Notes: Small-subunit ribosomal RNA from Cohnella mopanensis, 1499 nucleotides, folded computationally. Model confidence (mean pLDDT): 81 of 100. The sequence was found in a public genome assembly. Its Rfam family is "Bacterial small subunit ribosomal RNA". Its family is annotated with structural constituent of ribosome and ribosome in the Gene Ontology. Lineage of the source: Bacteria > Bacillota > Bacilli > Paenibacillaceae > Cohnella.
RNA sequence: UGCAAGUCGAACGAAUCUCUGAAGGAGCUUGCUCCUGAUGAGGUUAGUGGCGGACGGGUGAGUAACACGUAGGCAACCUGCCCACAAGAUCGGGAUAACAUUCGGAAACGGAUGCUAAGACCGGAUAAACAAGAAUGCCGCAUGGUGAACUUGGGAAACACGGAGCAAUCUGUGGCUUGUGGAUGGGCCUGCGGCGCAUUAGCUAGUUGGUGGGGUAAUGGCUCACCAAGGCGACGAUGCGUAGCCGACCUGAGAGGGUGAACGGCCACACUGGGACUGAGACACGGCCCAGACUCCUACGGGAGGCAGCAGUAGGGAAUCUUCCACAAUGGGCGAAAGCCUGAUGGAGCAACGCCGCGUGAGUGAGGAAGGCUUUCGGGUCGUAAAGCUCUGUUGCCAGGGAAGAAUAAGAGCCAGUUAACUGCUGGCUCGAUGACGGUACCUGAGAAGAAAGCCCCGGCUAACUACGUGCCAGCAGCCGCGGUAAUACGUAGGGGGCAAGCGUUGUCCGGAUUUAUUGGGCGUAAAGCGCGCGCAGGCGGUUCUUUAAGUCUGGUGUCUAAGUGCGGGGCUCAACCCCGUGAUGCACUGGAAACUGGGGAACUUGAGUGCAGAAGAGGAGAGCGGAAUUCCACGUGUAGCGGUGAAAUGCGUAGAGAUGUGGAGGAACACCAGUGGCGAAGGCGGCUCUCUGGACUGUAACUGACGCUGAGGCGCGAAAGCGUGGGGAGCAAACAGGAUUAGAUACCCUGGUAGUCCACGCUGUAAACGAUGAGUGCUAGGUGUUGGGGGUAUCAUGCCCUCGGUGCCGAAGUUAACACAUUAAGCACUCCGCCUGGGGAGUACGGUCGCAAGACUGAAACUCAAAGGAAUUGACGGGGACCCGCACAAGCAGUGGAGUAUGUGGUUUAAUUCGAAGCAACGCGAAGAACCUUACCAGGUCUUGACAUCCCAAUGUAAGAUGCAGAGAUGUGUCCCCUCUUCGGAGCAUUGGAGACAGGUGGUGCAUGGUUGUCGUCAGCUCGUGUCGUGAGAUGUUGGGUUAAGUCCCGCAACGAGCGCAACCCCUAAACUUAGUUGCCAGCAUGUUAUGAUGGGCACUCUAGGUUGACUGCCGGUGACAAACCGGAGGAAGGCGGGGAUGACGUCAAAUCAUCAUGCCCCUUAUGACCUGGGCUACACACGUACUACAAUGGCCGGUACAACGGGCUGCGAAACCGCGAGGUGGAGCCAAUCCCAACAAAGCCGGUCUCAGUUCGGAUUGCAGGCUGCAACUCGCCUGCAUGAAGUCGGAAUUGCUAGUAAUCGCGGAUCAGCAUGCCGCGGUGAAUACGUUCCCGGGUCUUGUACACACCGCCCGUCACACCACGAGAGUUUACAACACCCGAAGUCGGUGGGGUAACCCGCAAGGGAGCCAGCCGCCGAAGGUGGGGUAGAUGAUUGGGGUGAAGUCGUAACAAGGUAGCCGUAUCGGAAGGUGCGGCUGGAUCACCUCCUUU
Repeated sequence: UGCAAGUCGAACGAAUCUCUGAAGGAGCUUGCUCCUGAUGAGGUUAGUGGCGGACGGGUGAGUAACACGUAGGCAACCUGCCCACAAGAUCGGGAUAACAUUCGGAAACGGAUGCUAAGACCGGAUAAACAAGAAUGCCGCAUGGUGAACUUGGGAAACACGGAGCAAUCUGUGGCUUGUGGAUGGGCCUGCGGCGCAUUAGCUAGUUGGUGGGGUAAUGGCUCACCAAGGCGACGAUGCGUAGCCGACCUGAGAGGGUGAACGGCCACACUGGGACUGAGACACGGCCCAGACUCCUACGGGAGGCAGCAGUAGGGAAUCUUCCACAAUGGGCGAAAGCCUGAUGGAGCAACGCCGCGUGAGUGAGGAAGGCUUUCGGGUCGUAAAGCUCUGUUGCCAGGGAAGAAUAAGAGCCAGUUAACUGCUGGCUCGAUGACGGUACCUGAGAAGAAAGCCCCGGCUAACUACGUGCCAGCAGCCGCGGUAAUACGUAGGGGGCAAGCGUUGUCCGGAUUUAUUGGGCGUAAAGCGCGCGCAGGCGGUUCUUUAAGUCUGGUGUCUAAGUGCGGGGCUCAACCCCGUGAUGCACUGGAAACUGGGGAACUUGAGUGCAGAAGAGGAGAGCGGAAUUCCACGUGUAGCGGUGAAAUGCGUAGAGAUGUGGAGGAACACCAGUGGCGAAGGCGGCUCUCUGGACUGUAACUGACGCUGAGGCGCGAAAGCGUGGGGAGCAAACAGGAUUAGAUACCCUGGUAGUCCACGCUGUAAACGAUGAGUGCUAGGUGUUGGGGGUAUCAUGCCCUCGGUGCCGAAGUUAACACAUUAAGCACUCCGCCUGGGGAGUACGGUCGCAAGACUGAAACUCAAAGGAAUUGACGGGGACCCGCACAAGCAGUGGAGUAUGUGGUUUAAUUCGAAGCAACGCGAAGAACCUUACCAGGUCUUGACAUCCCAAUGUAAGAUGCAGAGAUGUGUCCCCUCUUCGGAGCAUUGGAGACAGGUGGUGCAUGGUUGUCGUCAGCUCGUGUCGUGAGAUGUUGGGUUAAGUCCCGCAACGAGCGCAACCCCUAAACUUAGUUGCCAGCAUGUUAUGAUGGGCACUCUAGGUUGACUGCCGGUGACAAACCGGAGGAAGGCGGGGAUGACGUCAAAUCAUCAUGCCCCUUAUGACCUGGGCUACACACGUACUACAAUGGCCGGUACAACGGGCUGCGAAACCGCGAGGUGGAGCCAAUCCCAACAAAGCCGGUCUCAGUUCGGAUUGCAGGCUGCAACUCGCCUGCAUGAAGUCGGAAUUGCUAGUAAUCGCGGAUCAGCAUGCCGCGGUGAAUACGUUCCCGGGUCUUGUACACACCGCCCGUCACACCACGAGAGUUUACAACACCCGAAGUCGGUGGGGUAACCCGCAAGGGAGCCAGCCGCCGAAGGUGGGGUAGAUGAUUGGGGUGAAGUCGUAACAAGGUAGCCGUAUCGGAAGGUGCGGCUGGAUCACCUCCUUU
């Protein structure tokens, strides 16, 4: 903005249009034109009037209600149009709109005057309903209902359209009036059902009832007057919040849970609030009036409007469509009908929004194409996939044909009925028009594989993996989690998986979730039993008989709209979809049954209680009495300490303490008995006596006769601490003070000490108030103690058996997650109550109740985490326990730490001081040897396919070697020299030059790795198979009793076996035998020498190096368990592993090493590569480690003298001889080594001398001078020698190391590396001790056991304050908003009531005037929306400041808890303190360890 409610002229007057055209008029060309126009026919319509606008369509704001659902009721009601029946339709009257004139207004609209009609309006007659009065019949369910005679009141349109008839009149249809009945639709009432909050517990004055009036269609406080004081509520009233209800829909095995879109039923609403009018029906979506908000028009005076109808617009929003076609069908309104209206409806459009169906091709096709990705470079994969070849034709595109949906329309003809008859009407037959969708569905044909695939995912759950990029970044993520340089988890690609015209995400609901548990859970320790009792309501309740029929069971009837859902059929090609039939739950009524539950009645004794008899007890209350001890006071004796502790000190004491004796005072508690003993509901109760009093138990069976159990609320009791008032106060003792301890010590320990502890009265009402186990009843193996009774039996006595009540332990079945419980249940059952539903926030906040206070009871949320927790297992750990071992301690010896030097490290310095190693297990370590080299570092100078490897091309015969020049050298530039083989073609080798592939890296990562190594530890352990036990993790074996060096062996045992470790096998060493006999050896024989195995000879011996024997607890005795084994002994070279070595289990330390080597990835590529010279690794206020040498007399020095072993040697060891003080030099024999050399007399030792306790004849650092050696080179920076110099140091603080026998200590010797360089390292031999009572303690380890809040495993975990940041919450002077009430004011419209002095056609009276009834207008009153004022209430938001809480990166202070957590912890309470926390009082074990007592089990 358009449309969605109109229609009827066959109700009425009128207007108007068309046709007809009587009649009249005018013009004249007298038959034509024009004008007016009766009548008739047809059409349109503003108005009056009727019916309909109360249906249809929309929405869900309100509503927790008879609103809805379901089942009933109305004897308390209405119902237009429709149907049936009965009766009727008579006589009159006055107006009014339209219209005309006029006035006002901008408009909307209105006023006045005049005319007119009706099915509009009004009066009379007639009849019934109905109402009242009065007599009476029948019936019912209480009020009551129903039928009928009489009296009074009581209504109509006389209409419209047709037909016949001259007319009167008759007749048809429709409409109309009255009554009765039906149907339909409504109204009212009632039972039952369906939300949350009790931190909403009391609500209510028209409230509840009655009587009477009013009102309504009708009942009723619906309303009013009066009377009474009721009504509702723990079975949840009232209040607050939320919400339309149902059929149904989603989900679920079901029971349930959630929802109320579409479709269907009901309700409510129509801008917000109020109100009535009209009408059959409304308090009315497209009607009216008023108030308010908003929008629009205006001439400013005043008016208009209501899309939660269909489209559409704007806004809001994550988000939701066309301003379409048609009344052809179905349905509705009006009409007699044609018809008109119909955004109802039928259709189309838009949106993959949903459901269903179909397609995007099928077959064949390996050169496994190209290309992509990947690769171990061989290949693999996409992949028969493509191409190619052969086919098919759904859908789409094109062409042709082409529906059903449509009939009882109107009308025409015929027949029958109605009527006197016809039209007509009704019924039947025949003909008969009409399609929005739409040229749509469908059918046929042509052509062509041609036009038609995406989305998500690929770490596990969960189907599906690789590459690259990134590097705790970017990002992912449903949960766990991924990402810090090799990411199947991020991004991309290839490949793969899933679904498919869709796919994925998000939100919501159900499921899984037995995780609110009725079906179908729990409460000892996981969350959960009230601290305990008494008891009202409620719930549950013994045996027998009888009755009833509420529950229960069973049959029938009604209802449960339709649709939907289930089942069976059918129709669209199938399906979705549609159609037909049938079933299901609930409620009500009704018939029957009577076992069980319930109700009524009658009885019983076993549950419960009473009586009688007996007996135990720290049961309770009050009063009195007693002794021991502590303290204090007085006096005596007496003298210097007492007291206290780990050790001390404070304190007391010469003013006489403590000790001791006597006397006295006062308060509190009651030793022994005493006991998993007793009593009590629990808390709790302990000297003795008396008084009062409760309960339990045993026996008996006289009495009552179910009187019982539990118990929400309620009431009472209730340790300790605490509070109030008044006493009392000895000891103890929060707070407090002092002394210690300590880093500190607001603590633990000590000395004092006040509240308090005690009494009386009152309050508080909590505890780990615990058996962490509610009460009651019944049932279900035993054994063994103890306590109180009873019975039986037997005895001299102790006893033994049975039974009831209590209290312990062990244990079967069973239960339990396990631990454990087990007739005192945590077993099997029943009844009732209380409580739980992840951790934290928090038993906190707010509110309420109680309290004097402290506080108690009730008791959340926001927010935050993915856990918190229980029991048990394996380990690890403990300032837990037991046992055992080790130079672990102890007993010893020698040291280190002090000095000087050497060497390594840290630090510092530097151009560089290259790098690595870091407690033990880095630090004389890599390095078995840095002057150059090494060398990796620094400075400078150089090279770029490179110093080194492979491949290609060209050139050359070089290159190497020798040599010259420049230069620090690398390097550059010259000279000399000119390769090998050959079948003469060439081949090989090498160099130079060139191009690129590449080389190269001691650059990074040992936290990417291999390999190697260290360490626990040469400790005795670590595992497996089968079996068994356990739900399981796991256990057993492997533990236990012995024993061992040993998981070594024996015995026992639900274990039996086995593996890796131990041991043994291997090497060296200790004895003997045998074989062999040179380079070794020499007993005997011989030769020779001053002397020597030097020689012949021999292998006997030593020795060498092959083999063999030997030692095994084998033998004896003892111990032990008849074992293993141990102790002692014999024999033996050796004795219990003879000594030493090699050998290192499963594993731990992300242990060490990318710089030995190898290697992934990353990085550099005229440099992080390569070469050269010089420097550095050797620095030096300092600190540490490891060594050497010392400090001296067990010694130094001098002289003499004796005895080894392992080894090494050709770029080598190097003899003799000579030279030098010496280092060394010359020399060159011998030796490739049982031959020669190093090598010597090895040193310590022994003998003799000297020194005589000193900074020395100790000690040798440092320094000077002079030399030697190696080497290109000795300055930075080597070693050695001689002379001279002669430092510190006089045995080493705290602390700490090694060693148990050929060891420590001490003494020298050799070797590797190496040109040279050792106090280091690796070996060798010589001399050669002391001590071990023993395992309490320190350290480390092993086994068993125990506790654990640890598992990155105590270097663990973890608590609180404080500081910072962020988040949510509480309080807060207040501020502000909303809502619902209350009181008062004002009071619109309007109904109702009243009123009179206004107006007024019908009717009445009256001749009339006029009056009356009624109506209209006015005024008054009640009620009354909105508005205003006020004080309160509830809820929300906000607020300076403040309080605690939560979360955060590696902050600060301490160390509270977990182990005996280093003072056991925890609970309640009080008090104190930076904080965790400490202390007092009472309680608990959810405390370790040891001891005692008691009980139990086994033998």